RNA sequence: UUGGAUUUGUACUACUGACGGUUAAGUGGAGUUCACCACGCGAAGUACAAGUUCUUGAGAAAUGUCGACCGUCUGGGCAGCAAUA
Numbered sequence: 001u002u003g004g005a006u007u008u009g010u011a012c013u014a015c016u017g018a019c020g021g022u023u024a025a026g027u028g029g030a031g032u033u034c035a036c037c038a039c040g041c042g043a044a045g046u047a048c049a050a051g052u053u054c055u056u057g058a059g060a061a062a063u064g065u066c067g068a069c070c071g072u073c074u075g076g077g078c079a080g081c082a083a084u085a
Stems, first nucleotide, its partner, number of pairs: 003054010015042001017073006026039004063079004
């Protein structure tokens, strides 16, 4: 110098669901041709700044990760990888 991991602060922010049980862990209104709307709670990630640490590596794929817990389900986001514009 390059790159990775990580801490703190600030800002932005997707997703935040249905039924039943537990629970302090939703409120109001719909719906089952559904699994939504508003707010609240939670929340990965992204950007910037200041640090710590490792290192010419890191890394790739398989996957990992985000919404209190359990069961049955539904639908998404982000990181990673590839292609196109």
The RNA shown here (ZMP/ZTP riboswitch aptamer (pfl RNA motif)) has 85 nucleotides and comes from a Bacillota bacterium. Its Rfam family is "ZMP/ZTP riboswitch aptamer (pfl RNA motif)". Its family is annotated with regulation of purine nucleotide biosynthetic process and one-carbon metabolic process in the Gene Ontology. The literature on the family includes a 2019 paper in Acta Crystallogr F Struct Biol Commun by Jones et al., "Co-crystal structure of the Fusobacterium ulcerans ZTP riboswitch using an X-ray free-electron laser". The model forms 100% of the base pairs in the Rfam consensus. The sequence was found by an Rfam model in a public genome assembly. The coordinates come from a structure-prediction model, not an experiment, and the mean pLDDT is 76. Lineage of the source: Bacteria > Bacillati > Bacillota.